Overview: This is a predicted structure of a 74-nucleotide RNA (transfer RNA) from a Nanobdellota archaeon. The RNAcentral record of the sequence draws on ENA.
RNA sequence: GGGGCGGUAGCUCAGACCGGGAGAGCGUCCGGCUGAAGACCGGAAGGUCGUGGGUUCAAAUCCCACCCGCCCCA
Numbered sequence: 001g002g003g004g005c006g007g008u009a010g011c012u013c014a015g016a017c018c019g020g021g022a023g024a025g026c027g028u029c030c031g032g033c034u035g036a037a038g039a040c041c042g043g044a045a046g047g048u049c050g051u052g053g054g055u056u057c058a059a060a061u062c063c064c065a066c067c068c069g070c071c072c073c074a
Stems, first nucleotide, its partner, number of pairs: 001073007010026004020057001028044005050066005
């Protein structure tokens, strides 16, 4: 220098192929249960979807550039 994959909640990740409701598990908080705690049950909070632009009525999703991480080629 060229190519591939990844970046979404505090953590691990789905969702992207095929545009329209942002989600799961764990964790945190509140409540139930218990003598108390754990386990279990119910509920809640928590997101500029890596950054900027473009297309579109509408973008996590499509297009372009860039940043970061991993891998391959040279």